A computed fold for a 194-nucleotide RNA from Fontibacillus phaseoli, annotated as Lysine riboswitch aptamer.
Of the family's consensus pairs, 96% are formed in the model.
RNAcentral holds the sequence, with entries from Rfam.
[in-house]
RNA sequence: AGGUGAGGUAGAGGUCGCGAUUGUGAAGAGUACACCGGAGGAGGCGCUGAAGCCGCCGAUGAAUCCCGUGGAAAGGCACCGUCGCCGAAGCUCGUCGCCCGCUUCAUCCGGCGGCAGGCUGGGGCUGUUUCCGAAAGGAACAGAACUGUCACGUUGUUCCUUCACCUGGAACGACGUGUUGAGCUAUCUUUUCU
Numbered sequence: 001a002g003g004u005g006a007g008g009u010a011g012a013g014g015u016c017g018c019g020a021u022u023g024u025g026a027a028g029a030g031u032a033c034a035c036c037g038g039a040g041g042a043g044g045c046g047c048u049g050a051a052g053c054c055g056c057c058g059a060u061g062a063a064u065c066c067c068g069u070g071g072a073a074a075g076g077c078a079c080c081g082u083c084g085c086c087g088a089a090g091c092u093c094g095u096c097g098c099c100c101g102c103u104u105c106a107u108c109c110g111g112c113g114g115c116a117g118g119c120u121g122g123g124g125c126u127g128u129u130u131c132c133g134a135a136a137g138g139a140a141c142a143g144a145a146c147u148g149u150c151a152c153g154u155u156g157u158u159c160c161u162u163c164a165c166c167u168g169g170a171a172c173g174a175c176g177u178g179u180u181g182a183g184c185u186a187u188c189u190u191u192u193c194u
Stems, first nucleotide, its partner, number of pairs: 001194003005190007014086001017085005023079003033070003037066003043057004048106006089120004094115006121147002125143005131138002148180001150178011
C1' cells in the first nucleotide's frame, strides 16, 4: 500500500419510495338507530352458526312489514401538511396474550399486540381469485415492461501519464447479459493474508 473476515457509523434508489398521524373532502347513507302512527300477536337481545346456562327487554305489545319525522359513526379511500424512516414495510404460517357474558361443538370467525421461521430490491400497468370490503379498493398469484444496485462484456467523452500516439489509470455516461436488500456506496475499529 492492497485484499479477506467481523463489528459500528453515515448515506443512495423513488415526483405514486415505505409507514404513522392531524385536518379537509367524497363515499358509507337517507343506511344503522330513535320516536309517532298502522298491520301483526310471542318472542327478542347479549357471539360467525347451533345448543345450553345466566342476565336484560316484552300483552303498558316481542320478532317482522309499511308510512312519516329526525338522523349518525368506524374501518377503508383521495388530497395538503407534519413526523419517523430506507427490511423502510408488507405477506404467510405456527405459537402466546388480550377484547368480543359463560360452557360445549363447529368455523378456527373478527380485531389488537408479541415471539420464531419463511418469502418479497422498488413502484406502477394488465389479468385471475370460492379471500377482505357497501363500493372504491385491498390482499394473493401470474404476465409483459420500467427502475435501482453490483458483476461481466463492448463502447463514448473528459482528465492524468507522454514530444505525440498506443498502453495503463480515474471520473461521468451509453448499449447488452446476468443476479438480487443478509445487498450496495462511503467511512471507522479490529482480525488475518500478500